[in-house]
The part of an RNA shown here (large-subunit ribosomal RNA, domain IV) has 327 nucleotides and comes from Flavobacteriales bacterium UBA4466. It matches the Rfam family "Bacterial large subunit ribosomal RNA". Rfam links the family to the GO terms structural constituent of ribosome and ribosome.
Context: one part of a larger RNA
Formats: sequence, C1' cells, structure tokens
RNA sequence: UUCGUGGUUAAGGAACUAGGCAAAAUCGUCUCGUAACUUCGGGAGAAGAGACGCCAAUCUUCGGAUUGGCCGCAGUGAUUAGGCCCAAGCAACUGUUUAUCAAAAACACAUGGCUUUGCUAAAUCGAAAGAUGAUGUAUAAGGCCUGACGCCUGCCCGGUGCUGGAAGGUUAAGAGGAGAUGUUAGCUUUGCGAAGCAUUGAAUUGAAGCCCCAGUAAACGGCGGCCGUAACUAUAACGGUCCUAAGGUAGCGAAAUUCCUUGUCGGGUAAGUUCCGACCUGCACGAAUGGUGUAAUGAUUUGGGCACUGUCUCAACCACGAGCUCG
Repeated sequence: UUCGUGGUUAAGGAACUAGGCAAAAUCGUCUCGUAACUUCGGGAGAAGAGACGCCAAUCUUCGGAUUGGCCGCAGUGAUUAGGCCCAAGCAACUGUUUAUCAAAAACACAUGGCUUUGCUAAAUCGAAAGAUGAUGUAUAAGGCCUGACGCCUGCCCGGUGCUGGAAGGUUAAGAGGAGAUGUUAGCUUUGCGAAGCAUUGAAUUGAAGCCCCAGUAAACGGCGGCCGUAACUAUAACGGUCCUAAGGUAGCGAAAUUCCUUGUCGGGUAAGUUCCGACCUGCACGAAUGGUGUAAUGAUUUGGGCACUGUCUCAACCACGAGCUCG
C1' cells in the first nucleotide's frame, strides 16, 4: 500500500443509487391509549405515551402495592427480543413451483358452470386374462373451463365443433347377373356359331358418413362503415344509406392493455418521462379465454412520508485475518 471481517466518527441526513441495496434505528414486560375501512371476525403489537434499579417503613390476597430515601451518563444497566405510516396494481386467503441463475401477478385452491356416465358405468392401462375407477352408485365418478366474497355475466348458431333428425341426393364391400369377349362341336365357309369352360360385366339392391333440416356460445369463436342535421361556434339526442350471423350492452378505461405520448387538467416536489385523482380521442378493454369492486393476507410490484443512519458530501481512525516485504 491492496483486499476481507468487525467497530467508531464532527456537521449534514438519501444529496447515494436503477432502487434506502447495505447498514443504522425499533425490539422485553406492565399500564394507558389506538384511526380509516370492514366480510363485524378483524385492522391491532395499529399509531402514540409512560414505567422498570437499590434501601427502609406500612399494608398484603404473599403475587405485590403505597410512601420516603439513595446512586449512576445510562436500571428489560450485559445477552436474547417488531422499524412504522399513507396510497395504488396484481392475486381473495394458508399452500405449490423451474433440485443447480426466476418464488411470482405463474400453479393449486374452496366456489360456480358446461358436459359424459344407470353399473359388466363412463374414462384409463393392457393383443388377453385382468386391473384402476370402487369393495364407490348421479349429494357418485371422469373431462373441460372459471377461480373466495359482493354486484353482475349483454347480442350473434352465418363458419368450425357437438347433439338430435330422417324425407330426398351421393355412396363401399357384398348381393345381382342383362350383355360382351375368347375357345369350338357343327354348318349353307367373304363367314355364322349352340352347350360347356374361361375372362369381363350393365340395370337393380346396398349402412354409417357427407350434402340436407333443426338445436346448442360458462362450445371454438365473433361483436361495422359512410354522409347529413339544433337560432354564435362546437357537438349531434335525430335522419339517410351500404354491409353483416350479429354489430360491443353494463362496467372499466393513456390501464401489467395507449402507438402518437413526457396526451390534457388537478395533486404531491423548489424542480416529478415514475406515482395518485380525473377526462375519453379505447392505434389495439369488456363480461366464467370472465367484467367490475373488495376487508384480510403477500420474503409480490409501484409511488410517497416519519424515524434512522458512512448509502453519500468525503473521507478518517482502530482491531483482527489475508496478500505483500524480509528472515
């Protein structure tokens, strides 16, 4: 001199930084006290304030209490022992997960719905026997979706799928066998040709499926354009027209979704591309691929504040260990 671990620090106190990362601070027991909101259980150890040692007397339910006094900077005298608050997103919650870079808003979940299955059940494994389902029986079992709870869940069955229907069209093997061809006994020999055998083969018949007809969206999915119009302007409750299966309802909205965009206005700051509240011009929200709220919960994400600090202004010193130098 460099690094590591630990400790202390004037004044300031997040100015550091992607970000208070790390550190500091808080911390025990008792007493008082405790907000919004709420599913009335919670929130809550909310927040915040105070007390705590030793000696003597009195009282005592024998735990302690009251009064008086004593000491220190300091009395849970060391050790062990929550930092807190406000607002928003997401997910209701406890739980689960990428053993070895991701713990989450992902998965699961209780709830809700659709659908299959009547028991030798459906479904699954298995050439089969058999087994699981289940020593169960529709309040059961399987599949798919959603994801507590509150308020709700709009329109479209044209396409794809599924379910049902069976009149008609199409349609396989099979059945069928008209006819044709080859062969040749024979014959009246430019040729004709029975029977048999062989090779083919029309009509007719012929199931499901498909076409067809209905139903079905908590099935897969989808949910418009242009033009005009009100006595300032602007806008358009209103009208016209084209197209569609139907043209996005309620609610929410620059959002985990908004390109333009640091949209505009308000709040917070001296100053805010983030944040919060609004607006709606939704490039490209939207209703169980769930919509929107929501107390509680979260090693979750985002913004702000109090306290606190060597994170920083800006570095200094100490202890120990390592490097390094010398032996």
It was read from a public genome assembly. Model confidence (mean pLDDT): 87 of 100. The source organism's lineage runs through Bacteria, Pseudomonadati, Bacteroidota, Flavobacteriia and Flavobacteriales.